[in-house]
RNA sequence: UGCCCGCGAAUGGGAGAGCGCGGUCAAGCCGCCGCCGAAGGCGCAAUCCACCCGAAAACGCUCAGGCAAACGGACCGUUCGUGCAAG
Numbered sequence: 001u002g003c004c005c006g007c008g009a010a011u012g013g014g015a016g017a018g019c020g021c022g023g024u025c026a027a028g029c030c031g032c033c034g035c036c037g038a039a040g041g042c043g044c045a046a047u048c049c050a051c052c053c054g055a056a057a058a059c060g061c062u063c064a065g066g067c068a069a070a071c072g073g074a075c076c077g078u079u080c081g082u083g084c085a086a087g
Stems, first nucleotide, its partner, number of pairs: 001087001005083009018033001020032004034067003040063001041061003047055002
C1' cells in the first nucleotide's frame, strides 16, 4: 500500500396485504372480522465444517410487525471509514 471477506456511516433502488366495521375528532385507544410476508423471532434442513459445543434459505409459522400516502422495510448498487493480512 492493501484484493477477497466482515463491520459501520451516507446515499440511490426496494414487494405484498383493509384509508375494513362499531365507539371515537383521529392514523392513537377499545371491541369485532378479513388479509400480508421482506424488520425481529421461532420451526424444518439441502448443504458446509469436521467431531460436536456447531453454521445454515428469500422454504414453513405468523408470536411480534404490517395492510392509502409518509415512515419503516429483507435485500441490491455506489461512496467513505474501519478490522484481518495473502502478496